[in-house]
RNA sequence: CACAUGCAAGUCGAACGAGAAAGUUCCUUCGGGAGCGAGUAGAGUGGCGCACGGGUGAGUAACGCGUAGGUAAUCUACCUUUUGGUGGGGGAUAACAUUUCGAAAGGAAUGCUAAUACCGCAUAAUGUCUGUCGACAUCAGUCGACCGAGUAAAGGGGGCUUUUGCUCUCGCCGAUAGAUGAGCCUGCGUCCCAUUAGCUAGUUGGUAAGGUAACGGCUUACCAAGGCGACGAUGGGUAGCUGGUCUGAGAGGAUGAUCAGCCACACUGGGACUGAUACACGGCCCAGACUCCUACGGGAGGCAGCAGUGGGGAAUAUUGCGCAAUGGGGGAAACCCUGACGCAGCGACGCCGCGUGUGUGAUGAAGGCCUUCGGGUUGUAAAGCACUGUCAGUUGGGAAUAAAUUAUAUUGGUUAAUACCCAGUAUAUUUGAAGGUACCAGCAAAGGAAGCACCGGCUAACUCUGUGCCAGCAGCCGCGGUAAUACAGAGGGUGCUAGCGUUGUUCGGAAUUACUGGGCGUAAAGGGCGCGUAGGCGGUUUAGCAAGUCAGAUGUGAAAUCCCGGGGCUUAACUCCGGCACUGCAUUUGAAACUGCUAGACUUGAGUGCAGUAGAGGAUAGCGGAAUUCCCAGUGUAGAGGUGAAAUUCGUAGAUAUUGGGAGGAACACCAGUGGCGUAGGCGGCUAUCUGGGCUGCAACUGACGCUGAGGCGCGAAAGCGUGGGGAGCAAACAGGAUUAGAUACCCUGGUAGUCCACGCAGUAAACGAUGGAUACUCACUGUGGCUGGUAUUGACCCCGGCCGUAGUCUAGCUAACGCGUUAAGUAUCCCGCCUGGGGAGUACGGUCGCAAGACUAAAACUCAAAGGAAUUGACGGGGGCCCGCACAAGCGGUGGAUUAUGUGGUUUAAUUCGAAGCAACGCGCAAUACCUUACCUGGCCUUGACAUCCUUCGGACCGCCCUGGAAACAGGGCUUUUCUUCGGAACCGGAGUGACAGGUGUUGCAUGGCUGUCGUCAGCUCGUGUCGUGAGAUGUUUGGUUAAGUCCAGCAACGAGCGCAACCCCUAUUCUUAGUUGCCAUCAUUAAGUUGGGCACUCUAGGGAGACUGCCGAUGUCAAAUCGGAGGAAGGUGGGGAUGACGUCAAGUCCUCAUGGCCCUUACGGCCAGGGCUACACACGUAAUACAAUGGAUAGUACAAAGAGCUGCGAACCUGCGAAGGGGAGCCAACCUCAAAAAACUGUCCUUAGUUCGGAUUGGAGUCUGCAACUCGACUCCAUGAAGCUGGAAUCGCUAGUAAUCGCAGAUCAGCAUGCUGCGGUGAAUACGUUCCCGGGCCUUGUACACACCGCCCGUCACACCACGAAAGCUGGUUUCUCCAGAAGUCGGCGCGCCAACCUCGUGAGGUAGCCGCCCAAGGAGAGAUCGGUGAUUGGGGUGAAGUCGUAA
Repeated sequence: CACAUGCAAGUCGAACGAGAAAGUUCCUUCGGGAGCGAGUAGAGUGGCGCACGGGUGAGUAACGCGUAGGUAAUCUACCUUUUGGUGGGGGAUAACAUUUCGAAAGGAAUGCUAAUACCGCAUAAUGUCUGUCGACAUCAGUCGACCGAGUAAAGGGGGCUUUUGCUCUCGCCGAUAGAUGAGCCUGCGUCCCAUUAGCUAGUUGGUAAGGUAACGGCUUACCAAGGCGACGAUGGGUAGCUGGUCUGAGAGGAUGAUCAGCCACACUGGGACUGAUACACGGCCCAGACUCCUACGGGAGGCAGCAGUGGGGAAUAUUGCGCAAUGGGGGAAACCCUGACGCAGCGACGCCGCGUGUGUGAUGAAGGCCUUCGGGUUGUAAAGCACUGUCAGUUGGGAAUAAAUUAUAUUGGUUAAUACCCAGUAUAUUUGAAGGUACCAGCAAAGGAAGCACCGGCUAACUCUGUGCCAGCAGCCGCGGUAAUACAGAGGGUGCUAGCGUUGUUCGGAAUUACUGGGCGUAAAGGGCGCGUAGGCGGUUUAGCAAGUCAGAUGUGAAAUCCCGGGGCUUAACUCCGGCACUGCAUUUGAAACUGCUAGACUUGAGUGCAGUAGAGGAUAGCGGAAUUCCCAGUGUAGAGGUGAAAUUCGUAGAUAUUGGGAGGAACACCAGUGGCGUAGGCGGCUAUCUGGGCUGCAACUGACGCUGAGGCGCGAAAGCGUGGGGAGCAAACAGGAUUAGAUACCCUGGUAGUCCACGCAGUAAACGAUGGAUACUCACUGUGGCUGGUAUUGACCCCGGCCGUAGUCUAGCUAACGCGUUAAGUAUCCCGCCUGGGGAGUACGGUCGCAAGACUAAAACUCAAAGGAAUUGACGGGGGCCCGCACAAGCGGUGGAUUAUGUGGUUUAAUUCGAAGCAACGCGCAAUACCUUACCUGGCCUUGACAUCCUUCGGACCGCCCUGGAAACAGGGCUUUUCUUCGGAACCGGAGUGACAGGUGUUGCAUGGCUGUCGUCAGCUCGUGUCGUGAGAUGUUUGGUUAAGUCCAGCAACGAGCGCAACCCCUAUUCUUAGUUGCCAUCAUUAAGUUGGGCACUCUAGGGAGACUGCCGAUGUCAAAUCGGAGGAAGGUGGGGAUGACGUCAAGUCCUCAUGGCCCUUACGGCCAGGGCUACACACGUAAUACAAUGGAUAGUACAAAGAGCUGCGAACCUGCGAAGGGGAGCCAACCUCAAAAAACUGUCCUUAGUUCGGAUUGGAGUCUGCAACUCGACUCCAUGAAGCUGGAAUCGCUAGUAAUCGCAGAUCAGCAUGCUGCGGUGAAUACGUUCCCGGGCCUUGUACACACCGCCCGUCACACCACGAAAGCUGGUUUCUCCAGAAGUCGGCGCGCCAACCUCGUGAGGUAGCCGCCCAAGGAGAGAUCGGUGAUUGGGGUGAAGUCGUAA
């Protein structure tokens, strides 16, 4: 939403007539009849009920609801009270019978009959109506008296009497009062939208009539032109309202299930009938949609009653029992009816109560999980032992809920009556759906009864495994990329518990719409400014009123609910009783302080007046000079102009420059000032005219005239628009030149709108003090403009005050901070405007305005978890200040060019092992790659293994030597050969076996330790206490000096301290002392020679001391620190050099030194061996060596070191060789011997500028040495060969003194191999004005949208994907308005010569009625709109997306 089926409203024979059948008994002529059934059933007339009860919430924004009132504008069946009556007649009709139409539903005709049905007549009033009078009353009207008119009924039952009757009771009629219920009216309250601002013709009012129970435009006619609206009309959207419910401290917010009150509705729309009440859920008529029946002619229906069905949906129950109770209808009653109701059923949907056991029990069992392998935990948990018996089960007992009714007896009333009837009492009888239920007792039995969520933080609760940005989780933050307390599982734990968790919704927290209770300088937010309407608010005082206000009383505020106190179910939930409360409204009585109102008064607020005063305040007209440009003329000649530099441009047709004259437009230097004026925008030469406002002084006048101000009106920079002028300069657009990767820019040369004037439009700005206006109050100090008082003066100043303005600093206070601070952002009052996360967006749509541009008003979808303010610490800046460094500069020498060496990249390869990557990888790890090393490749082999520990078994010392195969590993064979012993064996070694394990230069340096590099030997980095700040943090550490230095001094809310600096340590420079061998030699002797004697003075060696500290003097400096100069001294201001590296940064480097977690391999990613490779070579780069020559080369000769090394060693003399070297073997475990010659240098000679007598690569030949072995792949020697190269482009490196440059020596590694590395000494310079610039660094300061910290952040177009939205030719729906057509049913009106029993004067009577007509009117139809949706090719911007494109706007 639509509904099959059953039930949900009937009852009365004591209102009425009529009246069966089955069955049974009897009779029978067998056709049937009679009695009982039975005056029963079922119909009909009539009465009452059906308007209650039950359901639903569609409509309704309304007197619908709530609350308080009114009705003097009304009605009310049944009930109650009081009172009176109920007389006498009449004509019909259903049922029924007969006939008849229809499929049915349902009719039609004729005939008969009754009533508490219907109709006249009589009687009747305190009711109704007309009239008169009186009283009351604010109108309407109310009350009373009188005359008149007119208006009613029904009988039934019982008793006694038998009738003319009496009586009881139930009815009936009129009136009266009440109760109950209802109608109508009014005040107040009752959602959202103004992107709905104007609505209204029965509309508003009046008169008259009609209508209603009743007032009323409710309806009609006429008259008037009103009525509503910013205190929100009209329109649109949404919605039943309330008591209450949920939430909340409250105020509020949300809501309107159950229960209760009201309203509305009953398939949709319209309508009336009946009736006391309806425009009627289970009534009627019509129209429409739908469903069903049909003989196709026509009919039937309405679950939003109880169950139930289908559909839709996330989702919501039994076609149950009973009228026993409560309540309702009918009836006199019995009784009947009652899906109201009482019960039961289904659903953990909610609330409440209970159980699933209790006690004991440690070998802390087993198992699980974890583990640091010791254990821990699950855990007294289990088992075991001892108990208990709720629930469930079973057996038995077993309620309350029941009061009545009826019968009998009796008391009282009524009555003539002890009848009847009514009220009461007693006794008796009958009635239970739930239900054999609640409850009680017996029996057995721990037996049948625990789950769900969570464990990263918020938030109580942690480990393991798996997974590996996957799978997944997630309320927010966020987890997951190989060690996940965050995923999944497990163990354990936490929370709640017959439930637990999720989802949705509402309130709370949210002071996050702020009435209680917020804000607006910078976070969102002050209107651009004024005038002023409505409104809000308003000085002092007197009197009155009583609207607000306050107090009392009364009524009401239904019950239920909430709350409090009691009672009943074993308890509770639940329920009953009583109370409080219901914060409200109304009426009434008071009070009069405050607000208000009325009347009066006042002067301080406000205004007027008088006297002065400053000013770029405004408007108009005129005038002025300087300058730019242009024109004319003169002088004059080659450039001018412009820029970072240029060019476009101008100029020999004479520019620029300069002089004179002229034209024209615009703007007004100096004065000029956090100076002035103006409401704001804004205003600047001078003069005149007109004009606004302010301020000061005086105190004459008015007497609150005030403040603010929604709408409204006006003003309103620049740009822009229209019309007409004007146009010198400047200058969007545009053109050209530059710049650039590009340059639609910045710069330059030109240049049009515009800028100017007049008139009109526009109405916006960072229209800013980012601070609305008014009033009052609250510390100080300092300037400045205006007026004025005092003082003073000849006068102007100065000085001390007052008021108004304008600035600077600051107290209290405020503020998130910054800051504000009598000109408030302080303390208060009043009024207005505005804000409510960011984006979408000040946009779309709609509206208003505008010539347009556009302005004003102003959303949503969607999307994000932020956006933002102020301050802090850093970092950064093509910001600033100060300072330092071989940082630049000044110099010297190099690299980059050549050849070679070496490392790297790349390429190649079976392999070219691996690592290092800007500085800070690249002669680095490698202080030595032929094998080994070796990690790589190829091939051959081994599998408890080359190495460690343990076990079993066999054997033997191990070691060493030899032979065979093989490339070797390996395999086979031979020789030699122990110690201790308790005699068991043990130590050691080998073979075999088993499994634990070994092994890995495999992976992860982004899991790590350790070590290292780097900023940087830069001067920094921190802490305690105190103080300041809400805090992050600051202070100290900043400041002034000074230093190499956070070095020191001074100052200071800081005072101290730590890690760094410095010093202490080592070498070196001087000297003293001690000691003199292997060192030394002055004196003596001696030699070829310190060779030897001698000596230890000197040198030297190596132990210990001294010395240098700004200590002294002077100057400067703050009486400082310190700096400069000087003296002395071997050395002077850290003497020189080294070691020494703060907190930290770079996920810097290293798992291939070592150590180590995880992962991976285990007959291989382990192990052994041979050969190869790491040595490749179109190329590129780094670092070096040697050169390019004459400051040189060659050659001959002659000098002078230091520091080292040496037994598997250094190896002398001497001999051989041209030489490398060989032979040799002295000496030396080293101040003793050896390597060992130092070289450059110096003195001679040659070479003479040449690819050379430079240079030495390359290559050929011959050798030496080491080594198992020099082919791939060593070094060296000799002879020969003799390449490139003639000083190196852009660029770039080192060095400030015993330094650079240059010269050689030694060592480590090492069998051999050095141009590398680490040391040593010899010779030995130049330059530094200086700190502008480059690089790096330190301190202070400043800006910041950065914090992964500028290698940062970040913007827009374009391309792609998705999403929502706008526009759009149209297409298509909903709602609604107006006009017209149409007109069912129906009320009303008219006609009604058709029809009609009751009445009558009997007729063409009265009256009624079918029918017809008319007004109104639902559906329907047509046309024209309005509005809200849906959809739409295409189109517009927006949002979001992975590492897209282009630039780089902030």
Molecule: small-subunit ribosomal RNA
Organism: uncultured bacterium